[in-house]
RNA sequence: GCGGCAUAGCUCAGAGGCUAGAGCAACCGGUUCAUACCCGGUAGGUCGUGGGUUCAAAUCCAACUGCCG
Numbered sequence: 001g002c003g004g005c006a007u008a009g010c011u012c013a014g015a016g017g018c019u020a021g022a023g024c025a026a027c028c029g030g031u032u033c034a035u036a037c038c039c040g041g042u043a044g045g046u047c048g049u050g051g052g053u054u055c056a057a058a059u060c061c062a063a064c065u066g067c068c069g
Stems, first nucleotide, its partner, number of pairs: 002069005009024004017055001026042005048064002051061002
């Protein structure tokens, strides 16, 4: 110098507008003599940072920070 990535505790989806979601983990309940499995539910997010564009940005643009190549 170039490219990629940054969204829940972890792994990720979401490619301009609908309430930001899934699996696992956590918690509560069911089941069981009990534990695990299994089933149901609950909680959990300043979408890396501050800007720009737009009626509207997790999403588009440039910068910065961090990580990877």